[in-house]
Context: one part of a larger RNA
RNA sequence: UGACGGGGGCUCACACAAGCGGUGGAGCAUGUGGCUUAAUUCGAGGCAACGCGAAGAACCUUAUCCUGGACUUGACAUGGUCGGAUUAGCUCCGUGAAAGCGGAGUGACGCCUUCGGGUGGAACGAUCACAGGUGCUGCAUGGCUGUCGUCAGCUCGUGUCGUGAGAUGUCGGGUUAAGUCCUUCAACGAGCGAAACCCCUGUCUCUAGUUGCCAGCAUUCAGUUGGGGACUCUAGAGAGACCGCCGGCGUCAAGCCGGAGGAAGGCGGGGACGACGUCAAGUCAUCACGGCCUUUAUGUCCAGGGCUGCACACGUGCUACAAUGGGGCGUACAAAGGGAAGCAAACGCGCGAGCGGGAGCAAAUCUCAAAAAGCGUCCCCCAGUUCAGAUUGCAGGCUGCAAUUCGCCUGCAUGAAGCCGGAAUCGCUAGUAAUCGCAGAUCAGCUAUGCUGCGGUGAAUGUGUUCCUGAGCCUUGUACA
Numbered sequence: 001u002g003a004c005g006g007g008g009g010c011u012c013a014c015a016c017a018a019g020c021g022g023u024g025g026a027g028c029a030u031g032u033g034g035c036u037u038a039a040u041u042c043g044a045g046g047c048a049a050c051g052c053g054a055a056g057a058a059c060c061u062u063a064u065c066c067u068g069g070a071c072u073u074g075a076c077a078u079g080g081u082c083g084g085a086u087u088a089g090c091u092c093c094g095u096g097a098a099a100g101c102g103g104a105g106u107g108a109c110g111c112c113u114u115c116g117g118g119u120g121g122a123a124c125g126a127u128c129a130c131a132g133g134u135g136c137u138g139c140a141u142g143g144c145u146g147u148c149g150u151c152a153g154c155u156c157g158u159g160u161c162g163u164g165a166g167a168u169g170u171c172g173g174g175u176u177a178a179g180u181c182c183u184u185c186a187a188c189g190a191g192c193g194a195a196a197c198c199c200c201u202g203u204c205u206c207u208a209g210u211u212g213c214c215a216g217c218a219u220u221c222a223g224u225u226g227g228g229g230a231c232u233c234u235a236g237a238g239a240g241a242c243c244g245c246c247g248g249c250g251u252c253a254a255g256c257c258g259g260a261g262g263a264a265g266g267c268g269g270g271g272a273c274g275a276c277g278u279c280a281a282g283u284c285a286u287c288a289c290g291g292c293c294u295u296u297a298u299g300u301c302c303a304g305g306g307c308u309g310c311a312c313a314c315g316u317g318c319u320a321c322a323a324u325g326g327g328g329c330g331u332a333c334a335a336a337g338g339g340a341a342g343c344a345a346a347c348g349c350g351c352g353a354g355c356g357g358g359a360g361c362a363a364a365u366c367u368c369a370a371a372a373a374g375c376g377u378c379c380c381c382c383a384g385u386u387c388a389g390a391u392u393g394c395a396g397g398c399u400g401c402a403a404u405u406c407g408c409c410u411g412c413a414u415g416a417a418g419c420c421g422g423a424a425u426c427g428c429u430a431g432u433a434a435u436c437g438c439a440g441a442u443c444a445g446c447u448a449u450g451c452u453g454c455g456g457u458g459a460a461u462g463u464g465u466u467c468c469u470g471a472g473c474c475u476u477g478u479a480c481a
Base pairs, nucleotide, nucleotide: 001481002480003478004477005476007475008474009473010472011471012470013469015465016464019428020427021426022425023424026319027318028317029316030315031314032313033312034310035309042053043052065305066304067303068302069301070300071299074130078129079128080127081126082125083124089106090105091104092103093102094101095100109120110119111118112117132294133293135292136291137290141288142287143283144282145281146279148277153192154191155190156189157188158187159168160167161166172183173182174181198271199270200269201268203239204238205237206236207235208234209233213228214227217226218225242265245259246258247257248256249255321421325380326379327378328377329376330375331374337368338367339366342361343360347356348355349354387418392413393412394411395410396409397408398407434457435456436455437454438453439452440451
């Protein structure tokens, strides 16, 4: 100087408390361990691995994952030498599971040309350099990322103090979300962080008015058409919030409390943004790269299988156990997105998945599209039920070369466990939790209940810091570094 303490003081955080909803019990989905297997490819491992890499494992993907069959200058790049005049491309035959192997036919191109031919690029064959490797080392590395933590810290120049390591500044008194600001002070300044600058959202104004909108005027089944720019909205520019004003408190300060005005009040809400560093944290399988290893194989191609295996254990979820519910019928109101190898309306067929059909639309125009919870009404009457839907049988639909291993969906039938969950444990302080649906990426299809967004309905509790966990500052002890 640090680190540590079942030392002290001050302070903070859904850390506890207060409260709401879960997990742990059930069934299923998914990841992991284990077991199994010819193989169940690899990585990730307390927090910070485990719906993680994977935003799509039937083939492909896919990988030294297995079994089997093939190739050897190679699936891909560059260069050298030699060869023949065929080759490239196309067609066909044999063999084969395919890849491959063997064979036959047809047959391009540039330049020169004495029209005989010569020569050359690409390509082919041979050969040599080499290619190739998701092989090893993340403890050789770059880059990227997680974490402490959006915690308030981490440092420097000069000066001063100390023999020195170092200290001071950065401490003290107030204050703040903040090393934020004020004040004091051997310090005076400065940098990286905090804040601000950026984006979204909340109010208003101006500009603009189509594909959007419709108050008044016509018109229609319909903003449909004429028309209009008021309103909504769209999207560009501005205004607005600063403790600015008033009162109180405070050191005449920083600031704090209350009030007015205001759409918004003391950081308005959310996002992006992550200091010096820590964990030899993660990644050689995104990529790059040192070294090592491999070179008729650890490279490459192909068929089939595996990654989906199941006595079990754990994590993360979904659906439930019902009456604030379930079912039938009727009827409202979103936002944000996607669409051309695409989204697909009307209409017709089918109980349905879906099929036929094809208007319109590169989309504020057309379309996916029905929002759902809600509201109204009828039935159920507390039961393993009109709860719950696992499992299984049969019959179908869709995608795709192909659904057996191993896809999704529909109808009929079947109707398991489950009556609110032990010890323990998680999230959340407001448009939040809870609850309800919608969209998108990936994608032929999908195992999405995942993920990323979007809106609808919309609470309770806390104004405390004794305790648990983590963190910051000051101080103290130390036999630790």
A computed fold for a 481-nucleotide part of an RNA from an uncultured Planctomycetaceae bacterium, annotated as small-subunit ribosomal RNA, 3' major domain.
It matches the Rfam family "Bacterial small subunit ribosomal RNA". Rfam links the family to the GO terms structural constituent of ribosome and ribosome.
Its mean pLDDT, the model's own confidence on a scale to 100, is 81.